[in-house]
Molecule: c-di-GMP-I riboswitch aptamer
Organism: Salinibius halmophilus
RNA sequence: UAGAAAGGGUGCCAAACCACAUGCGAGUGUGGGACGGAAAGCCACGGGUCUCUCGAAGAUAGCCGAGCUGCACGG
Repeated sequence: UAGAAAGGGUGCCAAACCACAUGCGAGUGUGGGACGGAAAGCCACGGGUCUCUCGAAGAUAGCCGAGCUGCACGG
C1' cells in the first nucleotide's frame, strides 16, 4: 500500500437571512442556510403575544403551562 474477515461508530430537528410560492394579514410551505435545541416530536385545552373581513374568526407549539408519544444513558 492492496485485499479479506470481524467489531464499533458516522444520528435527529433547524433561528436569522436569501429565493420561489401562498395568504387581506399575523404567518405558512418548498429549497438553500445554521442561531440554537435532549423532546425545537404531536397537540390550540389554559395563559401570553400578534393579525383581521372584529366573528363563538385566525396566527404563534423555537413564549409559558397542561396532555399524548418517541429515543438515549445511568440506577